Small-subunit ribosomal RNA, 5' domain from a soil metagenome, 476 nucleotides, folded computationally. The RNAcentral record of the full RNA draws on SILVA. Its Rfam family is "Bacterial small subunit ribosomal RNA". Gene Ontology terms of the family: structural constituent of ribosome and ribosome. Its mean pLDDT, the model's own confidence on a scale to 100, is 84.
[in-house]
Context: one part of a larger RNA
């Protein structure tokens, strides 16, 4: 000198980009942050003469493993890198073959009842694209073989869209290996599923992953094990580079979702806004019993030096469903708040005196502030009125814009609405007077102050930066 998610004195005009809970992964009021689909089903309610239409509960589909948040935890089950394969895929797209019989249930619905409530119980009856059996089989499994076992769902406007099998593709994922990979040895030895085999078992799938048997192996001063930090990377900040520091914001990966531990369903999850147990907590409660999980956006107490609105639209992009229309999306688009960071721009331009007042100095002779003001003349950027007014939309046509009557355009008045903050001993660019008297006080370092202090307060001058400047923390 540079840099910062900064924070703090003092100041503070405006825009445009960006960025803002870094600490208590402490506790959470409140309200949204994942539904949708009547062109699977039967009912119910409500308009309606009816045709017809609305609502929304329940059954059933697909989606709630994505998208949005943290970084606790992780020194390697993690990233990156470069190989590999024993493997799996809903939805998408391509190509083939089917899509036939038959049935048992059960929610809404009814009736009784039980609770404060949450919520549940018993009987009736009932529907599917819910289930279940059977046919068929070019796949698939199991068997030398023969052969035996394995799928479906339908809907109508009759031309679609759906179902089941099979191959293939995209694209993702699961696994495996190698190498890179903080400190510390005041951590020197660790390990019995440990290491290898052989049979299994279990998965989609290799494999001590597991079990049973048999051997006794593996690892380590090139640092095992053990402890303490840590989420990694693209990147980011210094530097001429080598280095050396960081991992905010974006974007990959991983991992978490009060703690801890388990599964279920599903193509996929051991699942933030499923579910099941224990724990704490905090809540309702009729004392029997129940109900939660903000590390989604907003907000709010706490701790803190210290980080925002309980905004506004789905108009655009993207997402889930849905045959669409369309519904839902705190993803996202926008707006508010902070000078929290970069960028632009303004605080006015021209003339104007041997230099008014005024104030500091002063050898009292004048010097300085200073063309600075005043005055005249001009401009109107900016900020106010007032008047037009977008692209951003792209769905053939028509309809659709939160932002926003925002940007931008045109006119009008009117210098009008706008300068501070550090320094002035040297380093280090800027000097002088009062005023205190080793006091009060200053200070990055050297130092400064005891009675003539350019170093303390203060005036005033000057000097540097400027909507900022300084100071503190932190890297280079």
């Nucleotide at each position: 000198g540079g840099a910062u998610g900064a924070a703090c004195g003092c100041u503070g005009g405006c825009g445009g980009c960006g960025u803002g809970g870094a600490u208590a992964a402490g506790g959470c009021a409140u309200g949204c942050a994942a539904g949708u689909c009547a062109a699977g089903g039967g009912g119910g309610c409500c308009c309606g003469c009816a045709a017809g239409g609305g609502c929304a509960a329940c059954c059933g589909g697909c989606a709630g493993a994505c998208g949005a948040g943290g970084u606790a935890g992780u020194a390697a089950u993690a990233a990156u890198u470069a190989a590999g394969u024993a493997u799996g895929u809903a939805c998408c797209c391509c190509a083939g073959a089917g899509u036939c019989g038959a049935g048992c249930a059960u929610a809404g619905c009814c009736a009784c009842c039980c609770g404060a409530a949450a919520g549940g119980g018993u009987g009736g009856g009932u529907a599917a694209a819910u289930c279940u059996c059977g046919a068929u089989g070019g796949u698939c499994u199991c068997g030398c073989a023969a052969g035996a076992g394995u799928a479906a769902a339908a809907a109508u406007u009759u031309a679609u869209u759906g179902c089941u099998c099979u191959g293939g593709g995209a694209a993702c994922a699961g696994c495996u290996u190698g190498a890179u990979a903080a400190g510390u040895a005041u951590c020197a030895g660790c390990u019995a599923g440990u290491u290898g085999g052989u049979a299994g078992u279990g998965u989609a799938a290799a494999g001590g992953a597991c079990u049973a048997c048999c051997a006794a192996g593996g690892c380590u001063a090139u640092g095992a094990c053990g402890c303490u930090u840590a989420g990694g990377g693209g990147a980011c900040c210094u530097g001429a580079g080598a280095g050396g520091g960081u991992g905010a914001c974006c974007c990959c990966c991983a991992c978490c979702g009060a703690u801890g531990g388990g599964a279920c369903u599903g193509a996929g999850a051991c699942a933030c806004g499923g579910c099941c147990c224990a724990u704490a907590c905090a809540c309702c409660u009729a004392c029997g019993g129940g109900u939660g999980g903000c590390c989604g956006c907003a907000g709010u107490c706490g701790a803190g030096a210290a980080u925002c609105u309980u905004c506004c639209g789905c108009a655009a992009u993207g997402g889930a469903c849905g045959a669409a229309a369309g519904u839902c999306u705190g993803a996202c688009g926008g707006a508010g708040c902070g000078a929290c960071g970069c960028c632009g721009c303004g605080u006015g331009g021209a003339g104007g005196a041997u230099g008014a007042a005024a104030u500091u100095c002063u050898u009292c002779g004048g010097a300085a502030u200073g063309u600075a003001a005043a005055c005249u003349c001009c401009u109107u950027u900016u900020g106010c009125c007032a008047g037009g007014g977008a692209a951003a939309a792209a769905g053939u046509u028509a309809u659709u814009g939160a932002u926003g009557g925002u940007a931008c355009c045109u006119g009008g008045a009117g210098a009008a609405u706008a300068a501070g903050a550090g320094g002035u001993u040297g380093c280090u660019a800027a000097a002088c007077u009062c005023g205190u008297g080793c006091c009060a006080g200053c200070a990055g370092c050297a130092g400064c102050g005891g009675u003539a202090a350019u170093a303390c307060g203060a005036g005033u001058g000057c000097c540097u930066c400027g909507a900022g400047c300084g100071u503190u923390a932190u890297c280079c």